[in-house]
RNA sequence: UGAGUAAAUUGAAUGAACGCAAACAGGGGCUAAAGCCUGUUUGAGGAAAGUCCGGGCUCCACAGGGCAGGGUGCUGGCUAAUGACCAGUGAGGGUGACCUCAAGGAUAGUGCCACAGAAAUGCAGACCGCCUAAGCUGUUCUUUUGGACAGCCGGUAAGGAUGGAACGGCGGGGUAAGAGCCCACCAGCAGCCAGGCGACUGGCUGGCUAGGUAAACCCCACUUGGAGCAAGACCGAAUAGAGAAAUGUUAGAGGUGGCCCGCCUCAUUUCCGGGUUAGGUCGCAGGACGUGCCUGGCAACAGGCAUGCUAGAUAGAUGUUCAUUUUCAACAGAACCCGGCUUAUAGGUUUGCUCGACUG
Numbered sequence: 001u002g003a004g005u006a007a008a009u010u011g012a013a014u015g016a017a018c019g020c021a022a023a024c025a026g027g028g029g030c031u032a033a034a035g036c037c038u039g040u041u042u043g044a045g046g047a048a049a050g051u052c053c054g055g056g057c058u059c060c061a062c063a064g065g066g067c068a069g070g071g072u073g074c075u076g077g078c079u080a081a082u083g084a085c086c087a088g089u090g091a092g093g094g095u096g097a098c099c100u101c102a103a104g105g106a107u108a109g110u111g112c113c114a115c116a117g118a119a120a121u122g123c124a125g126a127c128c129g130c131c132u133a134a135g136c137u138g139u140u141c142u143u144u145u146g147g148a149c150a151g152c153c154g155g156u157a158a159g160g161a162u163g164g165a166a167c168g169g170c171g172g173g174g175u176a177a178g179a180g181c182c183c184a185c186c187a188g189c190a191g192c193c194a195g196g197c198g199a200c201u202g203g204c205u206g207g208c209u210a211g212g213u214a215a216a217c218c219c220c221a222c223u224u225g226g227a228g229c230a231a232g233a234c235c236g237a238a239u240a241g242a243g244a245a246a247u248g249u250u251a252g253a254g255g256u257g258g259c260c261c262g263c264c265u266c267a268u269u270u271c272c273g274g275g276u277u278a279g280g281u282c283g284c285a286g287g288a289c290g291u292g293c294c295u296g297g298c299a300a301c302a303g304g305c306a307u308g309c310u311a312g313a314u315a316g317a318u319g320u321u322c323a324u325u326u327u328c329a330a331c332a333g334a335a336c337c338c339g340g341c342u343u344a345u346a347g348g349u350u351u352g353c354u355c356g357a358c359u360g
Base pairs, nucleotide, nucleotide: 001356002355003354004353005352006351007350008349009348010347012325013324014323015322016321017320018319020043021042022041023040024039025038026037027036045331049342050341052340053339054338055337056336057228058227059226060225064261065260066259067258069224070223071222072221073220074088075087076086077085089103090101091100092099093098104219105218109217110216111213112212113211127160128159129156130155131154135152136151137150138149139148140147141146168186169185171183172182173181187209189206190205191204192203193202194201195200232282233281234280235279241272243271244270245269246268247267252266253265254264255263289308290307291306292305293304294303295302296301
C1' cells in the first nucleotide's frame, strides 16, 4: 500500500423562539374531580419491522400422575429459558485468516432404490469376455510317447460395458484362468492399551469385509398443561323472566385442549323472550433494568461495590421557523414486558487477523 476476513460503533450536530404528551410542585376552580395558568424534569429504534422461537405475568384452578401428541438430536458449558450464545470434536469448502453442517441409530423391525444393466431380496449376479488343467466326443498330424483344433460338460467374476452406487481399494505372488487364496500399504469393522469430563484422538493386534436412504415409517435419549393484555381485575350504568324442556342427585353429572386415574363441586345443559357492551380506573412501566469500576473465567457469563430512574399514548404525544456546522444523510415510529433469531439499511469511524506487492 492493495485485496480479503472477523468483530464493534454511529445513524446528522449545536443554539434560540413557538407548539405537543407524561410525571412532580404550586395556583385556580368547585360538593369533589377535570378543563385552565406557571415552573422543573423526561420524551421512538438498531432494527421499534417479521411474529420465527423462549420466558415473565394473567386466567382456567385449590391442581398431581400417566398415555397419546408435540419439540430437540455430536460433546461440554452458560442462562429464567430456547432450536439462541460460548468453547471444542468430526465432516466438507477455501492458498489462508475463516466459513458451512437437518452432526443419535440401517445388526430391533418395515418400506423404497425409477431407467439402464446379466444382476441393485444380505450375501444377488453372467451380456461381451478368460480358462478348458481334470472328464467325454469328433477331426487332423505323428514311428511311438504324444501334439494341435473344435465342441460338450464345467470353472471364474480379475478385464470391459450399464449405472449415482456392482458387495473393500491399489501393487505383487499364485492359479488352467481367476478370487483376500496369500503378502505389503491403505480404508472399514472388532478387541486391547494410552490421553481427554466428553464428543473423539493416537498406537498395537486380528480375522478378511458387515450397499444407500431415517430431510421415509420407526427405534433410542432428553424435554413438554392450555389459552392469551382484545389476558384479567375493580367501579359505575341498565334490565322483563312466578318462561319451557332434558339428564341426574354419590354406582351419577359437571370442572381442567384429547384419554385414563386422582382431586374438587352438588347440580348441569339446551331453547324462547329482554338489558348492557363507543363509560371510567387499574393492569401500564422499579425491571431476569441501565451505566461505571473491580474479581473469577480462553469465552459466553457469574459475583461484588458505587450510581441512575431514562415514553406510557388510547382516533392514538416530539413538529414548525431562524442561524451556524458538515458525513448533504438510508432503512424506517413504541401500544404488556424481557432475552434471541431473521429481514431492510445511504454514508462514516475503529480494531484484530490472513494473503500479495514495494521499500528499509